[in-house]
Molecule: transfer RNA
Organism: Nematostella vectensis
RNA sequence: GGCUAAGUGGUCUAGUGGUAUGAUUCUUGCUUUGGGUGCGAGAGGCCACGGGUUCGAUUCCCGUCUGAGCCC
Numbered sequence: 001g002g003c004u005a006a007g008u009g010g011u012c013u014a015g016u017g018g019u020a021u022g023a024u025u026c027u028u029g030c031u032u033u034g035g036g037u038g039c040g041a042g043a044g045g046c047c048a049c050g051g052g053u054u055c056g057a058u059u060c061c062c063g064u065c066u067g068a069g070c071c072c
Stems, first nucleotide, its partner, number of pairs: 001071004006066002010024003018055001025043006048064005
């Protein structure tokens, strides 16, 4: 330098053109003498950044950035 796939809550992850799933974490209630386990409720996401297409973009297109793999 070229190519490939990726970037989504504090962490990990699913997902599809109609504002997002689950786990974990934290707070809290019940249970317990207490803790753990279990069950319930809540908190926590401008879906990496910018632009374009569209009535509407996390999703499609272009560019940028970041880290990873392969080739030279």